Background:
Predicted 3D model of a 72-nucleotide RNA (transfer RNA) from Parcubacteria group bacterium Gr01-1014_33.
[in-house]
RNA sequence: UCCGGCGUAGCUCAACGGUAGAGCGAGGCGCUGUUAACGCCGAGGUUGCAGGUUCGAAUCCUGCCGCCGGAG
Numbered sequence: 001u002c003c004g005g006c007g008u009a010g011c012u013c014a015a016c017g018g019u020a021g022a023g024c025g026a027g028g029c030g031c032u033g034u035u036a037a038c039g040c041c042g043a044g045g046u047u048g049c050a051g052g053u054u055c056g057a058a059u060c061c062u063g064c065c066g067c068c069g070g071a072g
Base pairs, nucleotide, nucleotide: 001071002070003069004068005067006066007065010024011023012022013021018055027041028040029039030038048064049063050062051061052060
């Protein structure tokens, strides 16, 4: 320098054009003499950044940034 993959909640990951979700974790409540376990509740997101296409973009296109792998 070139090619490919990935970037979404604190962590691990879904959603494959039509209201962004799950598990774990953090918090509150219940249970218990207390803790743990268990049950319930609700919070937490400029979907890496900036543009474009579209009635509508996490999703498609372009550029940039970061990480991983490959080629030279």
Rfam family: tRNA.